[in-house]
RNA sequence: CUUUUGCGUGGUGAUGGAUCCCACCUGAGCAUCUGCUCGAACCGCCGACCGCGCUGAUGGUUCCUACCGACUU
Numbered sequence: 001c002u003u004u005u006g007c008g009u010g011g012u013g014a015u016g017g018a019u020c021c022c023a024c025c026u027g028a029g030c031a032u033c034u035g036c037u038c039g040a041a042c043c044g045c046c047g048a049c050c051g052c053g054c055u056g057a058u059g060g061u062u063c064c065u066a067c068c069g070a071c072u073u
Base pairs, nucleotide, nucleotide: 001006010025011024012023013022016064017063018062020060021059027038028037029036030035044054045053046051
C1' cells in the first nucleotide's frame, strides 16, 4: 500500500567486512512526536554440571581481513 490474501519496508540466519542468491520474522503498548518499553525470526556440539573439551570467520557462493597447519624462497 492492500477488503482479505499478499506486496513492500526493516530485521534475523553460533566469531569481522562486502557482492549475489536462499530461508525466516515483520507485532504490541506508552508517550513529552520522535522517543521509550516489550515481542518475533536468531544465539553450534559433547545428556546436565564441570572443562587446559570440539568444529566453524558463509544460511549458500566468491573475495578481503584475522587466526591455525604444511611446503617453498

This is a predicted structure of a 73-nucleotide RNA (Fluoride riboswitch aptamer (crcB RNA motif)) from Cryobacterium adonitolivorans. Lineage of the source: Bacteria > Bacillati > Actinomycetota > Micrococcales > Cryobacterium. The model forms 100% of the base pairs in the Rfam consensus.